[in-house]
Molecule: c-di-AMP riboswitch aptamer (ydaO/yuaA leader)
Organism: soil metagenome
């Protein structure tokens, strides 16, 4: 020796700024890197409730396979999900589980402390997925910086 995040770097052009150039800012285009989505074969194919057939069992309990009906649409980015309690409902609050981030060079392990758990999109459609196709490369925030061991720039 800033941090979250894929969201960085380079080239070219135009505009701004400058007397002019460089640096810088904005916009358009291209490339690399990074990130994401769609998309074969093989494999796989939701949950709850009710019923039926068969298998298995000495019986009961607990099961297995197939099938019918009813109810609930489903999916993506992202850590941002999930169970319960309070509450007439919504909003909200609290508790637990899972997940994510921070403690100031980076990485690994252990501990300690703190914080977050939002938002947006597709539009009846998406499991996985070679080839192939498509998209993004934004935003935002501080602050005095914990302990131990190891590796390294």
């Nucleotide at each position: 020796u800033g941090c979250c995040g894929a969201a960085u770097c380079c080239c070219c052009g135009a505009g701004g700024g400058u007397c002019a150039c460089a640096c810088c800012c904005u916009c358009a285009g291209g490339g690399a890197g990074c990130g994401g989505g769609g998309g074969a074969a093989c494999c796989g194919u939701u949950g709850a409730g009710a019923g039926g057939a068969c298998c298995a069992c000495g019986a009961a309990u607990a099961g297995g396979u197939c099938u019918u009906c009813u109810c609930a649409g489903g999916g993506g980015c992202g850590a941002a999900u999930u169970g319960g309690a309070c509450c007439g409902u919504u909003u909200g609050u609290c508790c637990g589980a899972a997940g994510c981030g921070c403690g100031g060079c980076u990485c690994u392990u252990u501990c300690c402390g703190c914080g977050c758990c939002a938002g947006c999109c597709c539009g009846a459609c998406a499991g996985c997925u070679a080839a192939c196709c498509c998209c993004g490369u934004a935003g935002g925030c501080c602050c005095g910086a914990g302990a131990a061991a190891g590796a390294g720039a």